[in-house]
RNA sequence: UGCUCAUCGAGACCGGCUGAGGGACAGGCCCUUUGAAGCCGGGGCAACCCGCGGAACCGCAAGGUCCGCACGGUGCCAACUCCUGCGGGGACGCGCCCGACGCGAUCUGCCGAGAGAUGAGUU
Numbered sequence: 001u002g003c004u005c006a007u008c009g010a011g012a013c014c015g016g017c018u019g020a021g022g023g024a025c026a027g028g029c030c031c032u033u034u035g036a037a038g039c040c041g042g043g044g045c046a047a048c049c050c051g052c053g054g055a056a057c058c059g060c061a062a063g064g065u066c067c068g069c070a071c072g073g074u075g076c077c078a079a080c081u082c083c084u085g086c087g088g089g090g091a092c093g094c095g096c097c098c099g100a101c102g103c104g105a106u107c108u109g110c111c112g113a114g115a116g117a118u119g120a121g122u123u
Base pairs, nucleotide, nucleotide: 002122003121004120005119006118007117008116013042014041015040016039017038021031022030023029025085026084027083028082043077044076045075048073049072051069052068053067054066056065057064058063081115086112087111088110089108090107091106092104093103094102095101
C1' cells in the first nucleotide's frame, strides 16, 4: 500500500510551548487570537485486540454467544462520520379534467450504496 471482516445517533478536557488555521475531498455550514493545527505533560472515554473473572445457551469437540473488569496494544475526547455529494422511499409543487404516470437548482436525523475513519486478520 492492497484485500477481507466488524463498527461508526452513545461517551470523554485541562495545563505548557507556539501562533493561524482547522473540520479527509467538493459544495454548504461551522469552529478558531475568549488561541486553529502541531508538539509536550497530565487527565478522561470506550471496550476492537491481549489478558482475567462469571453464567446459561449452542456445539461431538475445538470453540462460539452473552455479561463483567480495565494492568497491557491501538483508538478516541465540537457538531450523527457536522450535513449533502449516487440510487430509492416519503412530503410538497408543477404538468394532466381526475387518477395512473412524468417532471423538480424544493424539503425530509427515512432506507441502501459509495467515500471516509477505527480495529482485527492477511498480503